[in-house]
RNA sequence: GAAGCCUGCCAGACCGCCGCUGGUGCAAUUGUGGAAACACAGCACUGGAGGAACGUCCGGACUGCACAGGACAGCGUAGGAGGUAACACCUCUCCACCGUGAGGUGAGGAUCAGAGCAACAGAGACGAGCCGAUUCAGUUCGGGUGAAACGGGCAAUCUCUACGCGCAGCAAUACCAAGUAGGCCAGCGUUGAUGUAGCUCCGCAGAGCUGGCGGGUAGGUAGCACCGAGCCGGGUGGGCGACCCCCGGCCCAGAUUAAUGGCGGUCACGCCGGGCCAACUUGCUUUAGGGCAAGUUGGCCGGGUGCACAGAAUCCGGCUUAUCGGCAGGCUUCACAC
Numbered sequence: 001g002a003a004g005c006c007u008g009c010c011a012g013a014c015c016g017c018c019g020c021u022g023g024u025g026c027a028a029u030u031g032u033g034g035a036a037a038c039a040c041a042g043c044a045c046u047g048g049a050g051g052a053a054c055g056u057c058c059g060g061a062c063u064g065c066a067c068a069g070g071a072c073a074g075c076g077u078a079g080g081a082g083g084u085a086a087c088a089c090c091u092c093u094c095c096a097c098c099g100u101g102a103g104g105u106g107a108g109g110a111u112c113a114g115a116g117c118a119a120c121a122g123a124g125a126c127g128a129g130c131c132g133a134u135u136c137a138g139u140u141c142g143g144g145u146g147a148a149a150c151g152g153g154c155a156a157u158c159u160c161u162a163c164g165c166g167c168a169g170c171a172a173u174a175c176c177a178a179g180u181a182g183g184c185c186a187g188c189g190u191u192g193a194u195g196u197a198g199c200u201c202c203g204c205a206g207a208g209c210u211g212g213c214g215g216g217u218a219g220g221u222a223g224c225a226c227c228g229a230g231c232c233g234g235g236u237g238g239g240c241g242a243c244c245c246c247c248g249g250c251c252c253a254g255a256u257u258a259a260u261g262g263c264g265g266u267c268a269c270g271c272c273g274g275g276c277c278a279a280c281u282u283g284c285u286u287u288a289g290g291g292c293a294a295g296u297u298g299g300c301c302g303g304g305u306g307c308a309c310a311g312a313a314u315c316c317g318g319c320u321u322a323u324c325g326g327c328a329g330g331c332u333u334c335a336c337a338c
Stems, first nucleotide, its partner, number of pairs: 001334010012267007020048007030041004050309001055319001057318005062169004074165005079093005094108001095106004109160002114158002116154002126151001130143004173222004179217001183213006194205003230250006237244002269306004274301012
């Protein structure tokens, strides 16, 4: 210098103006919406997307239901040891395969329990036998093909072994709670309740009417923004490592018409094209100094553009997939120089 391998990280910064959305405090005890439950409204301060928030694949927390114990069935996992709340995740390690190598990949228990399967070739493919020669005698010898010819292979076919799993999921679940319909109870009612658009009477219709209770729905609140498997920093702490331990600090998004945005400016960076300068290379030209043209590299100036994948929805740990561009560290192979 070229080509690679592994690990970690970033995902523009700052300022001004205008908004959106949550929290806390203060003020008011009021107003608005609503039958209610409850929600909203002022001012100040303050929080407000990601490394994958994606997929919803795996594991948990949490909630309800079920549950004496055990087993079967079903589903899943599979070298060994460890980490963890748990896992199909992660770490170390053995073995196998791939790579010159750094490294990568692995559905890596069992075929003396049983069943099933084997393309092409081959006479014959899982049952033993077949062909040729030979012998008293399946007695002995040989046999192309094929991954495999009688002894084995495949468990990514069923199966067996060991271990794990009760079922459902925040549209879980708990509470508050209209209207309508239906239910139950009480009272009144064919000896006429009740209705008939103010009331009374007449007339007409007429079997229900009134009150209470309870369940459910719409709607509302909680769950739900979390003192936590929490985040950040430090440790001559333990461990090969995943990880654990100790010390200090912090409180850090959150709705259901669903917030996290818009505009302007400065700087940085990437990309695009332009101008100037310098060096080098090549070509042409000149007696020569030199000149011209093209290309490469570097510097400076001003301009345009902003475009990666992607948007939380009960929360957490993983995995998979997507991703413009960039940074850092460790390592490998090759070439050259000393």
The RNA shown here (Bacterial RNase P class A) has 338 nucleotides and comes from Polaromonas jejuensis. The RNAcentral record of the sequence draws on ENA. Lineage of the source: Bacteria > Pseudomonadati > Betaproteobacteria > Comamonadaceae > Polaromonas. Its Rfam family is "Bacterial RNase P class A". Rfam links the family to the GO terms ribonuclease P activity, dimeric ribonuclease P complex and tRNA processing. The family's RNA type in Rfam is ribozyme.